Record summary: The RNA shown here (SAM riboswitch aptamer (S box leader)) has 100 nucleotides and comes from a Lewinellaceae bacterium. Lineage of the source: Bacteria > Pseudomonadati > Saprospiria > Saprospirales > Lewinellaceae. The sequence was found by an Rfam model in a public genome assembly. It matches the Rfam family "SAM riboswitch aptamer (S box leader)". Rfam links the family to the GO term regulation of gene expression. From the family's description: The SAM riboswitch is found upstream of a number of genes which code for proteins involved in methionine or cysteine biosynthesis in Gram-positive bacteria.

RNA sequence: AGUUUAUAACGAAGGGUGGAGAGAUCGGGCUCUGUGAAACCCUAGCAACCUGGAAAUACCAAGGUGCUACAUCCCGCCAAAAUUUUUGGGCAUAUAAAGC
Repeated sequence: AGUUUAUAACGAAGGGUGGAGAGAUCGGGCUCUGUGAAACCCUAGCAACCUGGAAAUACCAAGGUGCUACAUCCCGCCAAAAUUUUUGGGCAUAUAAAGC
């Protein structure tokens, strides 16, 4: 760098540095942002997977990753119903574990 499996409509904030963008890519929208965006650091929190309690799907813990605006922010591909909305599936992405 690619692979497999599982999950993704629940949940969870402040401070410092910084100084203009951000919400994965592409497109269309819609939001957030000098009443400071991204990024980094600190503290706090949440609990998806691993780990532990434990023989346990659910309960507890928070050690390892992770996460803490808006449903993965919504849609774009296919199908079915319904009158341009709803439902189901897919593609892609993210996270974890395994494996290489």

Model confidence (mean pLDDT): 84 of 100.